[in-house]
RNA sequence: GGGCCCGUAGCUCAGCUUGGUAGAGCAACAGACUCUUAAUCUGUAGGUCGCGCGUUCAAAUCGCGUCGGGCCCG
Numbered sequence: 001g002g003g004c005c006c007g008u009a010g011c012u013c014a015g016c017u018u019g020g021u022a023g024a025g026c027a028a029c030a031g032a033c034u035c036u037u038a039a040u041c042u043g044u045a046g047g048u049c050g051c052g053c054g055u056u057c058a059a060a061u062c063g064c065g066u067c068g069g070g071c072c073c074g
């Protein structure tokens, strides 16, 4: 230098192929239960979807560029 994959909640990830309300589990917080804690149950909050531009009525999703990480080739 070239190719491919990954980047979404505090953590691990799904959703992208086929554009149409951003989700799950764990964690956090509140409540129930318990003598108390844990476990269990119920609820709540938490997001510039790495970043920028473009296409579109509409972009996490499509296109271009770019940043970070991994693998391979030279």
Base pairs, nucleotide, nucleotide: 001073002072003071004070005069006068007067010026011025012024013023020057028044029043030042031041032040050066051065052064053063054062

A computed fold for a 74-nucleotide RNA from a Candidatus Woesearchaeota archaeon, annotated as transfer RNA.
Its mean pLDDT, the model's own confidence on a scale to 100, is 83.
The sequence was found in a public genome assembly.
Its Rfam family is "tRNA". By type it is a transfer RNA. Gene Ontology term of the family: triplet codon-amino acid adaptor activity.